[in-house]
C1' cells in the first nucleotide's frame, strides 16, 4: 500500500427575499395582522418481539392455546443487550447458534447393502468329520476381525495373542461412570475403572419457566339530529368477562329500519436528552448540574439568489417508548494477514 474484520460519528453548511405548521405575547367586534421562538429519522421503513396507557371490569381460578430453552448479570420487560461456557465456520482478526430431555412413549432414517435396533450373517476365515483328491464339494461348529454398501452397521488406530478372530490383553484417543482440584455457575483439568449399540425433538412429545383480551379508528366530553318497529325475556334458560369450565356481574338481549360525515380532550415532561463524576471487564446503574427538542388531521419544511466544500446515499412522524431486522453514502479510529521498503 492492499484484502479482510470491528467500532465511532455525520447525514451538506452559511446568508438574503417570499411562503408553510405549533406555542407564547400584543392589536383587532370578527376575518385577520405583527413580534419572539420551536419544527422529521438513524433507520421515521418492516409490523417481528417487549411494554406503558385505556377499556372489558369492583374480579378471580383452572384448562386449552401460545412463547422461550447452556451459565451468570442488565433491564419496566423481551425472543433483546453484556460477560462467559460448549459447539460450528474462517489462515487470522472475528462471526454465528437447531445450546434442557432419545433410559416415558410414538414416529422416521430413501437408495445402496446380507442386515438400519441386535442379529437366524451376504461374501468369507479357521480347525474337525465324510467324499473325490496339486484342490474342490457337503455336514455340524467357532468368528464378528479383514472385504463390500452407506451419513451411520457390535468405539477408533496400532501391537501382541489365537485353530482362525475379537478390548481377549496392552498403549494412545473418544464415550460412559466414580473421585479430587479450580470456578457463583455453565464447565475445565488430574487420577481410577471396566470395555462401551446410532441419528433426528427447527418430528409429535416430556420437562422447566413465562403468558387474560382488544387496541389511540383505545377511551372520554360537548353540540346537533332522526322515526321507530317486531320477537324473546325480566332473578336468570338470556347477555357480558377472546375459546372452554367454575366463579362473578347485568335486566335486558336479538333482528329490521333511520339519524349523527361537527368540535374539544386524549396530544407529548418522558422507564426523556446532554455534561461531569462514582461503581462495574461490560451491558448498565447511582449522584450532581443543565435543557424542553414536531404534534398535523384535505395531513406542516417549499421556491429562488449567492457563496463554501469531505459534492451529500437510503429515505417523511400520526399514541408513545425499549429492541431486532432490512435499505444505505461520507469521514475517523483500531485489529488480523499477504507483499514491499528501511
Nucleotide at each position: 500500500c492492499c484484502c479482510g474484520c470491528g467500532a465511532g460519528u455525520c447525514a451538506g453548511g452559511c446568508a438574503g427575499c417570499c411562503g408553510c405548521g405549533g406555542g407564547c405575547c400584543g392589536c383587532g367586534a370578527c376575518a385577520g395582522c405583527g413580534g419572539c421562538u420551536c419544527g422529521a429519522g438513524g433507520a421515521a421503513a418492516g409490523u417481528c418481539c417487549g411494554g406503558a396507557c385505556a377499556c372489558c371490569a369492583c374480579a378471580g381460578a383452572g384448562c386449552a392455546g401460545g412463547g422461550u430453552g447452556c451459565u451468570g448479570g442488565c433491564u419496566a420487560a423481551c425472543g433483546g443487550c453484556c460477560a462467559g461456557c460448549g459447539g460450528a465456520g474462517g489462515a487470522a482478526a472475528c462471526u454465528c447458534c437447531c445450546g434442557g430431555g432419545a433410559a416415558a412413549g410414538u414416529g422416521c432414517c430413501a437408495c445402496a447393502g446380507a442386515a438400519a435396533c441386535g442379529a437366524c450373517a451376504c461374501a468369507g476365515c479357521c480347525a474337525c468329520g465324510c467324499g473325490c483328491g496339486u484342490g474342490c464339494g457337503c455336514g455340524g461348529g467357532g468368528c464378528g476381525a479383514a472385504g463390500g454398501u452407506g451419513a451411520a452397521a457390535a468405539g477408533g488406530u496400532g501391537c501382541g495373542g489365537u485353530a482362525a478372530g475379537a478390548g481377549c490383553g496392552c498403549a494412545c484417543c473418544a464415550g460412559c461412570g466414580g473421585u479430587c482440584u479450580g470456578g457463583c455457575g455453565a464447565c475445565a483439568g488430574g487420577c481410577c475403572g471396566g470395555c462401551u449399540g446410532g441419528g433426528c425433538a427447527a418430528a409429535c412429545c416430556c420437562c422447566a419457566c413465562c403468558u387474560g383480551g382488544u387496541g389511540c379508528a383505545a377511551g372520554g366530553c360537548c353540540a346537533a339530529g332522526u322515526c321507530g318497529g317486531g320477537a324473546c325475556g325480566c332473578u336468570a334458560c338470556g347477555g357480558g368477562u377472546u375459546g372452554c369450565u367454575c366463579g362473578c356481574c347485568c335486566a335486558g338481549u336479538c333482528c329490521c329500519a333511520g339519524g349523527u360525515c361537527g368540535g374539544c380532550c386524549g396530544c407529548a415532561u418522558g422507564a426523556g436528552g446532554c455534561g461531569c463524576u462514582c461503581g462495574g471487564c461490560a451491558a448498565c446503574g447511582g449522584g450532581c448540574g443543565u435543557c424542553c427538542c414536531a404534534g398535523a388531521u384535505a395531513g406542516a419544511u417549499g421556491g429562488u439568489u449567492g457563496c463554501c466544500c469531505u459534492c451529500g446515499a437510503c429515505a417523511g412522524a400520526a399514541u408513545c417508548c425499549g429492541g431486532c431486522u432490512u435499505a444505505c453514502g461520507g469521514c475517523u479510529c483500531g485489529c488480523u494477514g499477504u507483499c514491499c521498503c528501511a